[in-house]
Context: one part of a larger RNA
RNA sequence: CUAUGCUUAAGGAACUCGGCAAAACAGCGGUCGUAACUUCGGGAUAAGACCUGCCUAGUAUUUAAUUUAGAUACUAGGCCGCAGCUAAAGAGCUCAGGCGACUGUUUACCAAAAACACAGCUCUCUGCAAAAUCGCAAGAUGAUGUAUAGGGGGUGAUGCCUGCCCAGUGCCAGAAGGUCACGGGGAUGUGUGAGAGCACUGAACCUAAGCCCUGGUGAACGGCGGCCGUAACUAUAACGGUCCUAAGGUAGCGAAAUUCCUUGUCGGGUAAGUUCCGACCCGCACGAACGGCAUAACGGUCUGAGCACUGUCUCAAGCAUAGUCCCG
Numbered sequence: 001c002u003a004u005g006c007u008u009a010a011g012g013a014a015c016u017c018g019g020c021a022a023a024a025c026a027g028c029g030g031u032c033g034u035a036a037c038u039u040c041g042g043g044a045u046a047a048g049a050c051c052u053g054c055c056u057a058g059u060a061u062u063u064a065a066u067u068u069a070g071a072u073a074c075u076a077g078g079c080c081g082c083a084g085c086u087a088a089a090g091a092g093c094u095c096a097g098g099c100g101a102c103u104g105u106u107u108a109c110c111a112a113a114a115a116c117a118c119a120g121c122u123c124u125c126u127g128c129a130a131a132a133u134c135g136c137a138a139g140a141u142g143a144u145g146u147a148u149a150g151g152g153g154g155u156g157a158u159g160c161c162u163g164c165c166c167a168g169u170g171c172c173a174g175a176a177g178g179u180c181a182c183g184g185g186g187a188u189g190u191g192u193g194a195g196a197g198c199a200c201u202g203a204a205c206c207u208a209a210g211c212c213c214u215g216g217u218g219a220a221c222g223g224c225g226g227c228c229g230u231a232a233c234u235a236u237a238a239c240g241g242u243c244c245u246a247a248g249g250u251a252g253c254g255a256a257a258u259u260c261c262u263u264g265u266c267g268g269g270u271a272a273g274u275u276c277c278g279a280c281c282c283g284c285a286c287g288a289a290c291g292g293c294a295u296a297a298c299g300g301u302c303u304g305a306g307c308a309c310u311g312u313c314u315c316a317a318g319c320a321u322a323g324u325c326c327c328g
Stems, first nucleotide, its partner, number of pairs: 001323008010314002014312001019309001027052001029051004037042001039157001053079011080084001092307007099299002104116002120155007132141003158294004163224003168221002170217005177212003183206002189200004225243005252286001253283001264280005
């Protein structure tokens, strides 16, 4: 010096990206006591306080009966130690926010998460020899099931909700019309021949799905404006004008896991805060099942703050074990 373990004056996060690591808490023992919030179940062992050993005597209850023996609870007195859950083992706690409801699942060997799944919600297909899937087929799964069933897509507990646009694309519906293949049809024309004929050409007309067309449809793919003016200080614009569009973003939220400018501005917390919390709204570029907003409980999640605690640090020291080094 490396690894592992132990101790440390005073201070106690000043360390650091960050309390990482360590320390601390400590009997899911007893008695008491427990807030906000809440889906009334929880939160909760919340938090927090006290007791705990041994000896003697007694009381009550009980096994099971005023013997004996045991158990539980209590009362009084006493004994020892720094310390009585005397060893070992055995939760640190609180406040606030983001995300995801939750228990689960995942990148075997750098990612465990906010990703996946989930119950619930919804759209769509499927009437049974079902749809869908595997197979060349036979056949099989679906299913020894039958729309309260099965397949596929999306969303993701719960609560309150889920706005406008069908112009484009998709899907669904539509006995008309247009277009359109094979096929049917054969007018006309051509070659040849003396002719009969033979061989070609092939118009009108009939004719499927599809497309055009007419409608519908957003928890289908998707989309959801600009400029100018205006109120008796100023500022702003409830209001008006105009252009464009299929329609111009509703509720709710908002410097956000989204905000470039930006460390926005104000407030809180700190002596000091690019982070954090609460607001504001000028949303570069939130927004309603690619769900919006809330949300108790939960989380080896992420973020901020505090108490306790400490060699993380000020600032380092000592000890133990095994290596590192030398000889064999």
RNAcentral holds the full RNA, with entries from SILVA. This is a predicted structure of a 328-nucleotide part of an RNA (large-subunit ribosomal RNA, domain IV) from a microbial mat metagenome.